[in-house]
The part of an RNA shown here (small-subunit ribosomal RNA, central domain) has 352 nucleotides and comes from Baekduia sp. Its mean pLDDT, the model's own confidence on a scale to 100, is 86. Its Rfam family is "Bacterial small subunit ribosomal RNA". Its family is annotated with ribosome and structural constituent of ribosome in the Gene Ontology. RNAcentral holds the full RNA, with entries from ENA and SILVA.
Context: one part of a larger RNA
RNA sequence: UUGGGCGUAAAGAGCUCGUAGGCGGUUCGGUAAGUCAGGUGUGAAAUCUCCGCGCUCAACGCGGAGCGGUCAUCUGAAACUGCCGUGACUCGAGUCCGGUAGGGGAGUGUGGAAUUCCCGGUGUAGCGGUGAAAUGCGCAGAUAUCGGGAGGAACACCAGUGGCGAAGGCGGCACUCUGGGCCGGAACUGACGCUGAGGAGCGAAAGCGUGGGGAGCGAACAGGAUUAGAUACCCUGGUAGUCCACGCCGUAAACGUUGGGCACUAGGUGUGGGGCCGUAUCAACCGGUUCCGUGCCGUAGCUAACGCAUUAAGUGCCCCGCCUGGGGAGUACGGCCGCAAGGCUAAAACUC
Numbered sequence: 001u002u003g004g005g006c007g008u009a010a011a012g013a014g015c016u017c018g019u020a021g022g023c024g025g026u027u028c029g030g031u032a033a034g035u036c037a038g039g040u041g042u043g044a045a046a047u048c049u050c051c052g053c054g055c056u057c058a059a060c061g062c063g064g065a066g067c068g069g070u071c072a073u074c075u076g077a078a079a080c081u082g083c084c085g086u087g088a089c090u091c092g093a094g095u096c097c098g099g100u101a102g103g104g105g106a107g108u109g110u111g112g113a114a115u116u117c118c119c120g121g122u123g124u125a126g127c128g129g130u131g132a133a134a135u136g137c138g139c140a141g142a143u144a145u146c147g148g149g150a151g152g153a154a155c156a157c158c159a160g161u162g163g164c165g166a167a168g169g170c171g172g173c174a175c176u177c178u179g180g181g182c183c184g185g186a187a188c189u190g191a192c193g194c195u196g197a198g199g200a201g202c203g204a205a206a207g208c209g210u211g212g213g214g215a216g217c218g219a220a221c222a223g224g225a226u227u228a229g230a231u232a233c234c235c236u237g238g239u240a241g242u243c244c245a246c247g248c249c250g251u252a253a254a255c256g257u258u259g260g261g262c263a264c265u266a267g268g269u270g271u272g273g274g275g276c277c278g279u280a281u282c283a284a285c286c287g288g289u290u291c292c293g294u295g296c297c298g299u300a301g302c303u304a305a306c307g308c309a310u311u312a313a314g315u316g317c318c319c320c321g322c323c324u325g326g327g328g329a330g331u332a333c334g335g336c337c338g339c340a341a342g343g344c345u346a347a348a349a350c351u352c
Stems, first nucleotide, its partner, number of pairs: 003324004007306002012320001014202004021195003025089003028085004033081002035077007048066007092192001093189003096185005104178007111155001116150007126137002163170002207248006216242002221237004259319006267297012301308002325352003334345004
């Protein structure tokens, strides 16, 4: 363990799929388990409530009645829930057909700019860096500049409060493979649905294993400065790493700090995708309307306030997760997982 809550006070699992379970559209017939009505039995005594009585009162005691909750059984009702129907339906859900937008995912190839390095040319004394400097680089010819080459990583402009994805996330170009969405049609199935304890999969960065790769950047580290000190901030270098393949890890301010689904409840104004109507027959454009997404403002309502407000934090229903004073502590112990780092689950003493 009721109750009340979960945007910011404690509290939404990082995300999805899905098992059990919970919940579930319209209609007809049946049934009678739940439900409802009535009858019977039971419901010990004491306690409790009411009435009366007895101790001088009261407490206490005695008598009578009642409440209480449950169960069993019988009869009946059939609205609702359940169950049964190889009954029915189409608006939920899905399929199909026609369109459509997109950095959704995987693989292969390819392009230009820039940094660095190497080779060659020109050229000479500085370059670099800072608040100022120094370490550093440079007469063994640097910096600058021109030509050539190598290699790795990231893709300027387009670019948007814009797009796609369940989340993490996704951005040069082309091709191959591939997932999902949206709009329109209404041909098909006929409730096939929602949620989801366990479970499974996915999951930034860092980190780990094996093998590659290594331009730039850069934990650690070294040096130079700064400073009272400076194990920092600044500077010169620089190893892991950052990149690729395969395998682990499974965390995050994984945030909208807001779980998912359905329905309902004023508007205004941007923007992305589609349909329809109108405007001069078409078209760009313009006006209107409709569906889906994404922002801002705002009414009712809600909120402790801030704010939220058809993308709700409003009004309701269904299902899951979670919270219950601060510290101790997301720790110890145990268990499970992991190569390890550690992760998940998760206390108590004590103390305020």